[in-house]
Molecule: transfer RNA
Organism: sheep gut metagenome
Formats: sequence, C1' cells, structure tokens
RNA sequence: GCCGAAAUAGCUCAGCGGUAGAGCAGCUCACUCGUAAUGAGCAGGUCUUGAGUUCGAUUCUCAAUUUCGGCU
Repeated sequence: GCCGAAAUAGCUCAGCGGUAGAGCAGCUCACUCGUAAUGAGCAGGUCUUGAGUUCGAUUCUCAAUUUCGGCU
C1' cells in the first nucleotide's frame, strides 16, 4: 500500500426497515439462625462518528475513526 471482518448495557453476545433484548455482573425484596444457592422484581444504552436513501435506519449506501486478520 491492497483486501476482508468487527464496533450494540460494566463483560460476553443476539437483533434481515417500524420507539433494542438475553446471559453473567449490580441493586432491592423473599427464603435462611447466618452465608451461599434459589425465587421475584428493579436499574443500566446519544446502537463508534458524520452524511445519504426512506414516512421511518442498530439494520441499506458512502466516508471517517479504532480494533483484528490476510496479501505484498
């Protein structure tokens, strides 16, 4: 230098155009003599950034940034 993949909750990841979810972690309550486990509930997101298409974009298109991989 060229090509490809990825970026979503504290962490690991879903989510094929219609106001974003799970597991673990956190908080509260129940249970227990107590702890753990278990059960119920709660909270937590400018979906990397900018532009475009669309009535509507996490999703489609373009560019940028960062990370990873391949080729040279």